RNA sequence: GCCACGAUAGCUCAGUUGGUAGAGCGCAACAAUGGUAAUGUUGAGGUCACGGGUUCGACUCCCGUUCGUGGCU
Numbered sequence: 001g002c003c004a005c006g007a008u009a010g011c012u013c014a015g016u017u018g019g020u021a022g023a024g025c026g027c028a029a030c031a032a033u034g035g036u037a038a039u040g041u042u043g044a045g046g047u048c049a050c051g052g053g054u055u056c057g058a059c060u061c062c063c064g065u066u067c068g069u070g071g072c073u
Stems, first nucleotide, its partner, number of pairs: 001072007010025004019056001027043005049065005
């Protein structure tokens, strides 16, 4: 230098023809217990890496940029 894949909640990751962003763990509150843990219920938490474009509408499609992983030279 070239190619492929990836970037979504604090962490690990889903997101199936473009149509309201989710799970598990963690965190907070409550319930329950004589008390703690485990358990149950509820809740908070996101500029979907960044900038443009297409579209009535973009995490999703197109272009560019940054970072990471792997491969080739």

Predicted 3D model of a 73-nucleotide RNA (transfer RNA) from a Candidatus Saccharimonadota bacterium. Its Rfam family is "tRNA". From the family's description: Transfer RNA (tRNA) molecules are approximately 80 nucleotides in length. The coordinates come from a structure-prediction model, not an experiment, and the mean pLDDT is 83.